[in-house]
Context: one part of a larger RNA
């Protein structure tokens, strides 16, 4: 575009996808079966394999955010304390969110429905026999359901509930056109466990969307500073150490709170065969 007005929200489900797996161990029961050896069907339970989907609270990776240590050079006027650079982390140790799997949670249910080989009842045709002609029962990991996921462009365009509502002009009081508008949408901005763009979700001051600010969870691991120890007769030196020090830093997460930025606008969009 359509879907016989515009619209917003739920949805029915034709029709499509997906999935479907193996084992082991108990019990039935050393029972039936077998001279014995051996060893069950059916039914219950119970643990697992790979496969699959989702998730990160445990275990682990990552993690160029974070936080400590450290080597060598420069720089801040020197000391002390600090920043840069060393192949897009300098080297090393840990590590939050977020992504991960090695890690957790779950999943393959059915006593359904028709059947295939294959087994049967009843039974003539053909006085007998015969699962088949009439009629009738069962039988698979397989078929159709049941499970999950999408889905009304299912032109056969399917429901329900809400919301807007009978403006102007132009034309033959028409169809048709055009212009404002209504719900409502977009554009624009703030964003996002959404995402290559587009979309998708959140929010937009009648506001917690994001940034900051406070405040806590988390990380790191004892900051700066003093003093002490050491060596020296003292002045004064000190690489390493040791106490104090409401530890500092830092917090992609969680709250709170307009301080800043979502400002002002803008287009579009029914009149009903």
């Nucleotide at each position: 575009c359509g879907u016989a007005g515009g619209a917003u929200u739920u949805u029915u489900g034709a029709g499509a996808g997906g999935a479907g797996u193996c084992g082991u161990c108990c019990c039935u029961a050393g029972u039936a079966c077998g001279a014995g050896a051996g060893g069950a069907c059916c039914a219950g339970g119970a643990c697992g394999a790979a496969c699959g989907a989702g998730c990160c609270g445990c275990c682990a990776g990552u993690a160029u955010g974070g936080c400590u240590g450290u080597u060598a050079u420069c720089g801040c006027g020197c000391c002390a304390g600090c920043g840069g650079u060393a192949a897009a982390c300098g080297c090393a140790g840990c590590g939050u969110a977020g992504c991960u799997g090695u890690g957790c949670u779950c999943g393959g249910a059915g006593a359904g429905g028709a059947u295939a080989a294959g087994u049967g009842c009843u039974g003539a045709a053909a006085g007998c026999a015969u699962a088949u002609a009439a009629g009738u029962a069962c039988g698979a990991a397989g078929c159709c359901c049941a499970c999950c996921u999408c889905a009304a462009g299912a032109u056969g365009a399917g429901a329900a509930a809400u919301c807007c509502c009978a403006u102007g002009g132009a034309g033959u009081u028409a169809a048709u056109c055009c212009a404002g508008u209504a719900a409502g949408a977009c554009c624009c901005c703030c964003g996002g466990a959404a995402g290559a763009c587009c979309a998708c979700c959140g929010g937009g001051u009648u506001g917690a969307u994001a940034g900051g600010a406070u405040g806590c969870a988390g990380g790191u691991a004892g900051a700066a500073g003093u003093g002490c120890c050491c060596c020296g007769a003292a002045a004064g030196g000190c690489a390493a150490g040791c106490a104090c020090g409401u530890a500092g830093c830092u917090g992609a997460g969680c709250a709170u709170u307009a301080c800043u930025a979502a400002u002002c606008g803008g287009u579009c969009g029914a009149g009903g065969g």
Record summary:
The prediction has a mean pLDDT of 84. The part of an RNA shown here (large-subunit ribosomal RNA, domain VI) has 273 nucleotides and comes from Candidatus Obscuribacter sp. The sequence was found in a public genome assembly. Taxonomically the source falls in Obscuribacter (SeqCode) (Bacteria, Bacillati, Candidatus Obscuribacterales, Obscuribacteraceae (SeqCode)).